[in-house]
A computed fold for a 486-nucleotide part of an RNA from an uncultured bacterium, annotated as small-subunit ribosomal RNA, 5' domain. Rfam family: Bacterial small subunit ribosomal RNA. Model confidence (mean pLDDT): 83 of 100. RNAcentral holds the full RNA, with entries from ENA, Greengenes and SILVA.
Context: one part of a larger RNA
RNA sequence: GGGUAAAUGCUAGCGGCGUGCAUUAGGCAUGCAAGUAGAACGAGUCCGAUUUAUCGGACUAGUUGCGAACGGCUGAGUACAAAAUAGGAAUCUGCCCCUUAGUGGGGAAUAGUCCCGCGAAAGUGGGGUUAAUACCGCAUGAGUCCCGCCGAUGAGGCGGGGGAAAGGGCGUAACUGCCCGCUAAGGGAUGAGCCUAUUUCCUAUCAGUUUGUUGGUGGGGUAAUGGCCUACCAAGACUUCGACGGGUAGGGGGCGUGAGAGCGCGUACCCCCAGAAUGGCACUGAGAUACGGGCCAUACACCUACGGGUGGCAACAACCGGGAAUCGUGCGCAAUGGGCGAAAGCCUGACGCCGCGACGCCGCGUGAAGGACUAAGGCCUUAGGGUCGUAAACUUCUUUUGCUCCGAGUGAGAACUCGGAGAGAAUAAGCACCAGCUAACUACGUGCCAGCAGCUGCGGUAAUACGUAGGGUGCAAGCAUUGCCC
Numbered sequence: 001g002g003g004u005a006a007a008u009g010c011u012a013g014c015g016g017c018g019u020g021c022a023u024u025a026g027g028c029a030u031g032c033a034a035g036u037a038g039a040a041c042g043a044g045u046c047c048g049a050u051u052u053a054u055c056g057g058a059c060u061a062g063u064u065g066c067g068a069a070c071g072g073c074u075g076a077g078u079a080c081a082a083a084a085u086a087g088g089a090a091u092c093u094g095c096c097c098c099u100u101a102g103u104g105g106g107g108a109a110u111a112g113u114c115c116c117g118c119g120a121a122a123g124u125g126g127g128g129u130u131a132a133u134a135c136c137g138c139a140u141g142a143g144u145c146c147c148g149c150c151g152a153u154g155a156g157g158c159g160g161g162g163g164a165a166a167g168g169g170c171g172u173a174a175c176u177g178c179c180c181g182c183u184a185a186g187g188g189a190u191g192a193g194c195c196u197a198u199u200u201c202c203u204a205u206c207a208g209u210u211u212g213u214u215g216g217u218g219g220g221g222u223a224a225u226g227g228c229c230u231a232c233c234a235a236g237a238c239u240u241c242g243a244c245g246g247g248u249a250g251g252g253g254g255c256g257u258g259a260g261a262g263c264g265c266g267u268a269c270c271c272c273c274a275g276a277a278u279g280g281c282a283c284u285g286a287g288a289u290a291c292g293g294g295c296c297a298u299a300c301a302c303c304u305a306c307g308g309g310u311g312g313c314a315a316c317a318a319c320c321g322g323g324a325a326u327c328g329u330g331c332g333c334a335a336u337g338g339g340c341g342a343a344a345g346c347c348u349g350a351c352g353c354c355g356c357g358a359c360g361c362c363g364c365g366u367g368a369a370g371g372a373c374u375a376a377g378g379c380c381u382u383a384g385g386g387u388c389g390u391a392a393a394c395u396u397c398u399u400u401u402g403c404u405c406c407g408a409g410u411g412a413g414a415a416c417u418c419g420g421a422g423a424g425a426a427u428a429a430g431c432a433c434c435a436g437c438u439a440a441c442u443a444c445g446u447g448c449c450a451g452c453a454g455c456u457g458c459g460g461u462a463a464u465a466c467g468u469a470g471g472g473u474g475c476a477a478g479c480a481u482u483g484c485c486c
Base pairs, nucleotide, nucleotide: 001486002485003484004483006482007481008480009479010478013364014363015362016361017360018359019357020356021322026320027319030317031316035066036065037064040063041062043060044059045058046057047056048055049054073275074274075273083199084198085197086196087195088194091192092191096188097187098186099185100184101183102182103181104138106136107135113128114127115126116125117124118123145161146160147159148158149157150156167180168179169178170177201247202246203245208238209237210236213235214234215233216232217231218230219229220228250272251271252270253269254265255264256263257262277298278297279296280295281294300311301310302309303308328354330353331352332351336350337348338347339346340345367397368396369395370394377388378387379386380385403422404421405420406419407418408417409416410415430475431474432473433472434471435456436455437454441470442469443468444467445466451458452457
């Protein structure tokens, strides 16, 4: 000199764009943050129509499907794990796209509902009854899958075995038909799992470490390779090119600085990873070992009729605490994106906006021109004068911003943008410094006191170094200090 997720002191007019718990991964009252589909299904309530058979609409809980594994937050753990880069083979992939073939015929339940109970509640037991794109058989099934044979163990071929499905809507006089689905198979795309190499902090006042350890065989397990697991066999494997141990730490794109090499950082945005009170476990599913799902244990908190239950803000706000320190219990789904749905639409604290904070960057303003008795006044003075100073007053002018009012546009609205009118120089300047480094000097007060100070050092009676005043210098809606980095 530059920088900063900053803080502190004094000060403060406006706007735009950003940004805002770095500390206790401490605890959390309250509200909201994940639903949706009646064009899968049967009921119930209400309304309307009615030929009294039913039909239509709205809503409710339930069965069922899809979603809830995304999005959002945080950085605790993690030092070869993860990440970045470059490769690889032994894999899976809902929705989406392309291609091929099919969608025949049956059955038994269950929630809801009704009846009878238990419980303070959370919840729960028994009996009867009912539907489906829920569930289970049967048929068919090229190819896929399994077994056997030929072939070379491969490609390919042959034979045998096993395994699918679900309907709904529109339309029609009825079929045919159209749309959305369902099943099997192949391919794509996307996403994900796995393996290898290289690179990635400090420490030797850590020198030896390891027994599923290193390798093999058989078996198990997985979507898949593999000590991933297991039995047996062998005795290996890593290490001064730093193993093992200890400390610290999420990684990268990037950011800061610097001529560069480098050094430091990883906040905001994007990618990856990890976590969801702590520790463990699986279930469902295409996908989780699942933040707002489940089970167990622990700690904490809450309710209780004392028998027993309930909860998890590192989502958005808010609160307590901690701290030098970090915001509103705001508005809206109008836009973008996501989930569901054929659609209308519903949901969405993602997101879009508004609010608060000079926390940062950028822009604008606090007037312009003229104006000398160089007014008064302050300060200094050699008492002549000098200086604040064209500065003010005064004259003429302008109206950014702000204020009042009107109109238009954008917008869900708040609000913003644009245009017009009105009054009026009005509504708007501070902070630090002035001994040298370092731009800027005098007077008074004080008298090694009070105090200053980044370094050298100032102050003990004329202090340009302390305090005040006048003047000056530098920046400016900021200025200065402190912390940290180059």